[in-house]
RNA sequence: GGGGGAGUAGCUCAGUUGGUUAGAGCGCAUGCUUCACACGCAUGAGGCCCCGGGUUCGAGUCCCGGCUUUCCCACCA
Numbered sequence: 001g002g003g004g005g006a007g008u009a010g011c012u013c014a015g016u017u018g019g020u021u022a023g024a025g026c027g028c029a030u031g032c033u034u035c036a037c038a039c040g041c042a043u044g045a046g047g048c049c050c051c052g053g054g055u056u057c058g059a060g061u062c063c064c065g066g067c068u069u070u071c072c073c074a075c076c077a
Stems, first nucleotide, its partner, number of pairs: 001073007010026004019057001028044005050066005
């Protein structure tokens, strides 16, 4: 330099042909339970989906540019 994958909750990930309230597990908080902790049970908080722009009645999803990360190829040494 060329090409591909990934970026969504604190972490690991899902998200259907673009469709009207963005989810799961773990973790966290509170309560129950216990002498206490853990386990278990119940409830809850936590996101405007990497950034910017565009298309559309409507974008996590499609298009363009950028950033980060990862893999492959090429080049140099």
Molecule: transfer RNA
Organism: Cerasicoccus arenae